[in-house]
RNA sequence: AGAGUGAGCCGGGCGGCUGCGUGUCGGCGUUGGCCGGCAUGAGGAAAGUCCGAACUCUACAGAGCACGGUGCUGGAUAACAUCCAGGCGGGGCGACCCGACGGACAGUGCAACAGAGAGCAGACCGCCGCCCGCGAGGGCGGUAAGGGUGAAAGGGUGGUGCAAGAGACCACCGGCGACCCGGGCGACCGGGCUGGCCUGGUAAACCCCACCGAGAGCAAGACCAAACAGGAGCACGGCGCCAGGUUUUGGCGUACAGGGGCUGCUCACCUCAGUCUCCGGGUAGGUUGCUAGAGGCGGCGAGUAAUCGCCGUCCCAGAGAGAUAGUCGCUACCCUUCGGGGCACAGAAUUCGGCUUAUAGGCUCACUCUGCAA
Repeated sequence: AGAGUGAGCCGGGCGGCUGCGUGUCGGCGUUGGCCGGCAUGAGGAAAGUCCGAACUCUACAGAGCACGGUGCUGGAUAACAUCCAGGCGGGGCGACCCGACGGACAGUGCAACAGAGAGCAGACCGCCGCCCGCGAGGGCGGUAAGGGUGAAAGGGUGGUGCAAGAGACCACCGGCGACCCGGGCGACCGGGCUGGCCUGGUAAACCCCACCGAGAGCAAGACCAAACAGGAGCACGGCGCCAGGUUUUGGCGUACAGGGGCUGCUCACCUCAGUCUCCGGGUAGGUUGCUAGAGGCGGCGAGUAAUCGCCGUCCCAGAGAGAUAGUCGCUACCCUUCGGGGCACAGAAUUCGGCUUAUAGGCUCACUCUGCAA
C1' cells in the first nucleotide's frame, strides 16, 4: 500500500420567527378554561409483534392424555429460543465464521433426474469357464477388480488366493462397539488392548426419550359517576276517601289516575304532566393504572467473559385518535457544468430483557493475508 476479519460508537451543529403536548409558577375567570413566564418533549432501531418476563383479570385439589415448545457442556440472568466461555462437526491460506448439536440395530415413511441396479440392492460394458458357429458373434453359468450413471453404488491400500474374482484369507490404516489407564467440574480429549470385517442418508418427516408449558391482555384492571330508562319512599305538590270544620286543619290511600288554555257545555285542537330523596347496575365523561425503573452516567472491586457487588451522582416524553412541528439564516459533510443540488432507515402509546428486519455516510480499536521499503 492493497485485500479482508472482529468489536465498539456517531446518525449533523448553532440561532431567529410562528405553533403544539405535559409539568410548574403568577394573573384573570371560576363549570369545562384563558393569558403570560420558566422547564421539558422519539430511536438505534421507537419497527416486525417473533421469543422471555414484570403487572392485571379469569380459571385451577392432584394426576394423566392430547397439543405446543426446548434439546452438546459449564456459567450468567427475574426469565428466555438470549448472552459469555468451552467441546464437537463443517467452511476459510488466515484473522475468523456457521451449526435446534438427544435418538436412524423400537417401528413407519421418503429420495426427482440419470443409471442395469437406491436398501437385507444389482449386472449395461468388462473379466473368466463351458457349449454352438469357419468367422463376426450367440447361449448358459461364475464374478464384482476395472469402466460408466449418480448427491449417495454396501470400508481404503497392498498382498495371498483363484478359471476370473471377492474380507474368501492376511498385514497396515480408517470407522464402530466393549474394557482398561491418564487429563478435564463437564461436554470431551489422548493412549492401550480387544471384537466382528464394516452394519448408508433423512427426525425444523411421523415417531421415541428427557425436560418445560393454564388462558387473555393496559382497549388488562380499579375507582368516581351525569342524562334517559328502571325500582323504592307519600317529604312537598296533585287526586280520592274520612273526621272535625267551613280562613282551613288532621288522618288514610294513591307513584300520577289528570290539570290548564279555548267554549255556555261536549268533542276536537294547543299546552303542562311533576319537585325532592334513596337504590343497584353502569353508558357518556372523569380519575387511576402511568412512568423512579431488573433505570442512566462515573469510579472502585470480583470474574477470561457474559455479568455481579459497593459508593457517588442524575431524573430523562407520558399523550389519549394521539404533542414532539413548520419556515428562514449561518455552518459541517457529499456531488457540482460553481448557478446550485443532495443529506439514510425511520416516529413513542403499560414497562423491561432479547432476537430479527431496515439503515446514506462516517469514526475508533484490535487482528489476519499478500506485496514493497528500512
Molecule: Bacterial RNase P class A
Organism: Anaerolineales bacterium